[in-house]
Context: one part of a larger RNA
Molecule: small-subunit ribosomal RNA, 3' major domain
Organism: uncultured bacterium
RNA sequence: UGACGGGGACCCGCACAAGCAGGGGAACGUGUGGUUUAAUUCGAGACAAAACGAAGAACCUCACCAGGGUUUGACAUGUAUGUUUUAGGAUCCAGAAAUGGAAACAAACCGCAAGGUAGCAUACACAGGUGCUGCAUGGCUGUCGUCAGCUCGUGUCGUGAGAUGUCGGGUUAAGUCCCACAACGAGCGCAACCCCCAUCACUAGUUGUAUCACUCUAGUGAAACUGCCUCUUACAAAAGAGGAGGAAGGUGGGGAUGAUGUCAAGUCAGCAUAGCCCUUAUGUCCUGGGCCACACACACGUUACAAUGGGAGUAAACAAAGGGCUGCGAAGUCGCGAGGCGGAGCUAAUCCCUUAAAACCUCCCUCAGUUCAGAUAGGAGUCUGCAACUCGACUCCUUGAAGCCGGACUUGCUAGUAAUCGCAGAUCAGCAUGCUGCGGUGAUACGUUCCUCGGGUCUUGCACA
Numbered sequence: 001u002g003a004c005g006g007g008g009a010c011c012c013g014c015a016c017a018a019g020c021a022g023g024g025g026a027a028c029g030u031g032u033g034g035u036u037u038a039a040u041u042c043g044a045g046a047c048a049a050a051a052c053g054a055a056g057a058a059c060c061u062c063a064c065c066a067g068g069g070u071u072u073g074a075c076a077u078g079u080a081u082g083u084u085u086u087a088g089g090a091u092c093c094a095g096a097a098a099u100g101g102a103a104a105c106a107a108a109c110c111g112c113a114a115g116g117u118a119g120c121a122u123a124c125a126c127a128g129g130u131g132c133u134g135c136a137u138g139g140c141u142g143u144c145g146u147c148a149g150c151u152c153g154u155g156u157c158g159u160g161a162g163a164u165g166u167c168g169g170g171u172u173a174a175g176u177c178c179c180a181c182a183a184c185g186a187g188c189g190c191a192a193c194c195c196c197c198a199u200c201a202c203u204a205g206u207u208g209u210a211u212c213a214c215u216c217u218a219g220u221g222a223a224a225c226u227g228c229c230u231c232u233u234a235c236a237a238a239a240g241a242g243g244a245g246g247a248a249g250g251u252g253g254g255g256a257u258g259a260u261g262u263c264a265a266g267u268c269a270g271c272a273u274a275g276c277c278c279u280u281a282u283g284u285c286c287u288g289g290g291c292c293a294c295a296c297a298c299a300c301g302u303u304a305c306a307a308u309g310g311g312a313g314u315a316a317a318c319a320a321a322g323g324g325c326u327g328c329g330a331a332g333u334c335g336c337g338a339g340g341c342g343g344a345g346c347u348a349a350u351c352c353c354u355u356a357a358a359a360c361c362u363c364c365c366u367c368a369g370u371u372c373a374g375a376u377a378g379g380a381g382u383c384u385g386c387a388a389c390u391c392g393a394c395u396c397c398u399u400g401a402a403g404c405c406g407g408a409c410u411u412g413c414u415a416g417u418a419a420u421c422g423c424a425g426a427u428c429a430g431c432a433u434g435c436u437g438c439g440g441u442g443a444u445a446c447g448u449u450c451c452u453c454g455g456g457u458c459u460u461g462c463a464c465a
Stems, first nucleotide, its partner, number of pairs: 001465002004461002007459007015448002019413005026303008034294002042053002064289007073126001077125007088105001091102004108117003128278002131276003137272002139267003142263001144261001149188006155164003168179003194255004199222007225249001228243005305406001309365005322353003327346002332341003372403001377398007419441007
């Protein structure tokens, strides 16, 4: 000087308390361990691995396994030699395919020509590797933590390591600002500058409307600064408390933004890259299988256990944000339905996806393993796709399991938040209870005494570095 303390003081944070809704019990979905397996490819491991890489494993993907092929190779560049019915190739045969064989037809470019290019064959340099080391690395990322810290120049103090500044008194979300001070300044962080939302004005408008306006759309601007008033403090400043006006008030709400560093944290399987290793194989092509196994354990979720509910239904309501040309697909029509036929319109504020759902109203159910719950199973189908057996999603009929609110323990959340209700998108042929967004309805608590966890500042002890 740090680190540490079952030392002290002060402060902060859904940290605790006060609550709301859950998890832990059930079934199912997904991930992980374990076990199994020919293979169940690999990575991630307290917080910070475990709906994580994976924004989508039937083939492909694919790295794994079995089998069948291939060796200048699936792909690149170069050299040498050879080759003109040469490249390409309908079709036929063998085969699981890869591939092998046969084959009608049959090119192109430069050049007057010779010849060359391209292609093919052979040979050689080489290609190739999701093979190893993230403890050789770049880049990127997580975490402490959006915590308020981390430093430098000059000066001063100290033999020196170092100290000071950065401490102290106030204050703040903040090393934020003020006062004081052997310090005076400065940098990276904080804040602001950027984007979205909330109010108004102007401009424009292919939206809307019969039209105009409003709404709306999308551009420009205004507006908020402790600016004004009162009070508080150290006679002060910074600041704080209250108030006025205001759409908004003290950072207005949200986002993006992550200092010096820590964990030899993660990633050689995104990519790049050093070294090592393989080179008739650890490369490469194909068929099939596997990644989907199942006594079990854990993690994250979904659906429930019901009456604040379930069912039926008449009447009938209100969004936002997205996507669409190999696409979205209307009306009409067929089907109980998934869906089929159909094909208008739309390169989209114009058309479509697209009827939002919960809510409201009426009726039934009356506390039951039920008109709760929907697993499982049988049958019949639809769609995508060469192909749904292993192993897709959905529909209809039947079946109707566990489950009556969950032990110890544990998670999230402070406002348009939690909870709850649907909608859209990426990935994607198909497949979403996951993820990313969007709006609808809309609470409880509002304290810092103690305890727990994490963090910051000062101080103290120290046998640690």